Predicted 3D model of a 130-nucleotide RNA (FMN riboswitch aptamer (RFN element)) from Flaviflexus salsibiostraticola. The organism belongs to Flaviflexus, within Bacteria. RNAcentral holds the sequence, with entries from Rfam. It matches the Rfam family "FMN riboswitch aptamer (RFN element)". Rfam describes the family as follows. The RFN element is a highly conserved domain that is found frequently in the 5'-untranslated regions of prokaryotic mRNAs that encode for flavin mononucleotide (FMN) biosynthesis and transport proteins. This element is a metabolite-dependent riboswitch that directly binds FMN in the absence of proteins. In Bacillus subtilis, the riboswitch most likely controls gene expression by causing premature transcription termination within the 5' untranslated region of the ribDEAHT operon and precluding access to the ribosome-binding site of ypaA mRNA.The FMN riboswitch structure, reported in present an FMN-bound six-stem junction, adopts a butterfly-like scaffold, stapled together by opposingly directed but nearly identically folded peripheral domains.
Formats: sequence, C1' cells, structure tokens
RNA sequence: GUACGUGCACUGGGGGCGGUGAAAUUCCGCGCCGGCGGUUAUAGUCCGCGACCCGGCCACAGCCAGUGGCCGGUUGAUCAGGUGAAAAUCCUGAACCGACGGUGAAAGUCCGGAUGGGAAGCGCGCGUAU
Repeated sequence: GUACGUGCACUGGGGGCGGUGAAAUUCCGCGCCGGCGGUUAUAGUCCGCGACCCGGCCACAGCCAGUGGCCGGUUGAUCAGGUGAAAAUCCUGAACCGACGGUGAAAGUCCGGAUGGGAAGCGCGCGUAU
C1' cells in the first nucleotide's frame, strides 16, 4: 500500500420583492436552493447509492400500538449550440425536477416527526492477512 473485520468523528441547501385575496413565505410574476460515489473533463437532470415512504421476517411486549435488527420494494427531472483527444459534467442559450403529515388557500424553500435516526460516503484509529 491492498483486502477483510472493527471503533470513533463528520455528513443538505433554499421564500427575497411584487400581485390577487377575508385568508397564501402554499396561487401568479420575477427571483432562490441542489446529499454521496462514479465518469476520458467539473453533473439536481447520465450510471449507481442514500434520505423519505411501503412491505415481510425476527426480538422486546398478554394483544394492539410502538421500538430495534435483518431483508426486500418504491423513488423526480435536459436539450440545442460552442470548445476540446475526450464534456448529457465546462461555456452560451433555453428548459425541467424536488418524500410524508400539517396549514384560514394548493409548499423543493414555512411548521412538524427531527435537539431524532443513521446511510450512501468521507476522515482518523485498531486488529488480522498479504
């Protein structure tokens, strides 16, 4: 250094101005935001993963509810031109997308579950093998 195991830490941004209205940070106009790994070259839109949501099994529980563990499912959206060896990633232009519950009125942005959980992953350390 690599592989496997393991401990700890970390790990998501954004409603500004105006309009209508009895009421909207939810509608309308102009704006605002973009997790993690990968990639001939930098990605919200490519490939994959996670969060959220749903289900099954097991444990705790008299039952239900609930919590935890494991496994599985679901999961949005981009084109054109330019440069280049190479870009669906850069530049120019024009688009598009965004869990669940709540709300005087419909939410990516407000409030809540959540001062939560912990993953993708990343950093540091330990053990074993090589």